[in-house]
Context: one part of a larger RNA
């Protein structure tokens, strides 16, 4: 080299997308590059090995023999290369279903706050208990009436969609993704994927609007020994729209992608399929054979058995810090040490 691992112990990049490399389905020829065999050189001696010889051992220009390199003939299972075909993987097209995929536009009603009017007339809001606050300049309550913004009750579910991120009043349009059935086409087109590129919750950051309700900072009342906090009055950035930036999460299934194979039970969602059940594909749970595991657990949606590739980890701390280099407007972000210490 090769040899351990990554649900919780150190380790799966937040997800795709593809470049280069790496792996690659049946069947037939041809080649003979990689493999294999046999011959010939070659590899100085020492040294290593495996043996002989000095009584051993040191030591021996004493035997041997191997891989290794390079020529020849050959062998063709298997890898490569080339032609030619083939359908089971892939993907196309027909049908026939799914759904909170995405985007854009209109539009619906409850609810809050504000304001206009109309009863009414002395309190209201608040807590554990209070004040602070608001109220005779008419409040809280009501009952009408206009305005704003942001959410989207039941339905609602262990449901469903989506690559993650994440997505829910309703209605258009416009646009992706998916499931089964046919076997009608294409004929390995296909896994992975370092460098890369795109996306990617909430805080943040730029300009322009917007702002009802919440609500970081702050104020002020309380409580406490303090209370720079929990309660409580109010209150700005924020939330909210647009265009751009940022690139991070306990970005979690603490589980990478793809691919075959390995008892059953019971539910559920959407096709097929039947009078009905049974049955069979996709998906999502629960349970439990085999086997896995340190256990907890995992188990056909594997963390079993196997295979291709990509990523990571090697004590704890110092430290996701310093530097350097790239990226951001900025916050920062990526990549990332050592010294020293237990």
């Nucleotide at each position: 080299c090769u040899g351990g691992g990554c649900g919780u112990a150190a380790a799966g990049g937040g997800u795709c997308c593809g470049u280069a490399g790496c792996g690659g389905g049946u069947u037939a020829u041809a080649u003979a590059a990689g493999u294999c065999u046999a011959u010939c050189u070659u590899c100085a001696a020492a040294g290593a090995c495996u043996g002989a010889g000095c009584u051993u051992a040191a030591c021996u220009u004493c035997a041997g023999g191997a891989a290794g390199g390079g020529a020849u003939a050959g062998a063709u299972a298997c890898u490569g290369u080339a032609u030619a075909a083939c359908u089971a993987g892939a993907g196309a097209a027909a049908u026939u279903g799914a759904g909170g995929g995405g985007u854009u536009a209109g539009u619906g009603g409850a609810a809050u706050u504000u304001c206009c009017g109309g009863u009414g007339g002395a309190g209201c809001g608040g807590u554990g208990g209070a004040a602070u606050g608001c109220g005779u300049u008419g409040a809280u309550a009501u009952c009408g009436g206009a305005a704003a913004g942001a959410a989207c009750g039941c339905c609602a579910a262990a449901a469903g969609u989506g690559g993650a991120g994440a997505c829910a009043g309703c209605u258009a349009a416009c646009u992706a993704u998916u499931g089964g059935u046919u076997a009608u086409c294409u004929g390995a087109c296909g896994g992975u994927g370092a460098u890369g590129g795109a996306c990617g919750a909430a805080a943040g950051c730029a300009u322009a609007g917007g702002u009802a309700g919440c609500a970081a900072a702050c104020a002020g009342g309380a409580u406490u020994a303090g209370a720079u906090a929990c309660c409580c009055u109010g209150g700005u950035a924020g939330u909210c729209u647009a265009u751009g930036c940022u690139g991070u999460a306990a970005a979690c299934g603490a589980u990478g992608u793809g691919a075959g194979c390995u008892a059953g039970g019971c539910g559920u969602u959407g096709g097929c399929g039947g009078a009905a059940a049974a049955g069979u594909c996709a998906g999502u749970g629960c349970u439990g054979a085999a086997c896995c595991u340190a256990a907890c657990g995992g188990g056909a949606u594997a963390a079993g058995c196997u295979c291709a590739c990509c990523g990571c980890c090697u004590g704890g701390g110092g430290a996701g810090u310093a530097u350097a280099g790239c990226c951001g407007c900025a916050a920062g972000g990526c990549c990332g040490a050592a010294a020293c210490u237990c």
Molecule: small-subunit ribosomal RNA, central domain
Organism: uncultured bacterium